[in-house]
RNA sequence: UGUUUUGUUUUCUAGGGUUCCGCAGCUGGUUACGGUUGGUCUGGUCCGAGGGAAAACGCACGGACAAGAAUCGUCCGUGUCUACACGGAGGGAUAAAAGCCCGGGAGGU
Numbered sequence: 001u002g003u004u005u006u007g008u009u010u011u012c013u014a015g016g017g018u019u020c021c022g023c024a025g026c027u028g029g030u031u032a033c034g035g036u037u038g039g040u041c042u043g044g045u046c047c048g049a050g051g052g053a054a055a056a057c058g059c060a061c062g063g064a065c066a067a068g069a070a071u072c073g074u075c076c077g078u079g080u081c082u083a084c085a086c087g088g089a090g091g092g093a094u095a096a097a098a099g100c101c102c103g104g105g106a107g108g109u
Base pairs, nucleotide, nucleotide: 007057008056009055010054011053012052015047016046020044021043022041023038024037025036026035027034028033058080059079060078061077062076063075064074065073084104086107090102091101092100
């Protein structure tokens, strides 16, 4: 001085807040039903991991079936998904926040 982070999609978790629902307080109303405050409310909806998890598809390789041979096809297995990974401040989105995004960034070892 340089140093790759390695397919697509979906579901979920740690975590996160408060639009909506629910819950709680106050309050209007005869009732039905409203207004307002609260996440220092367990929760449903919601957001959600490079350094958390799972699945499907795709791709690569190998095998089985079929076939004179090859290609194609179906199915199965393995890999891709193994190993490493300390980390601000600040900014951004959404109602809002975050282990989200900037970012396997700056920096550090």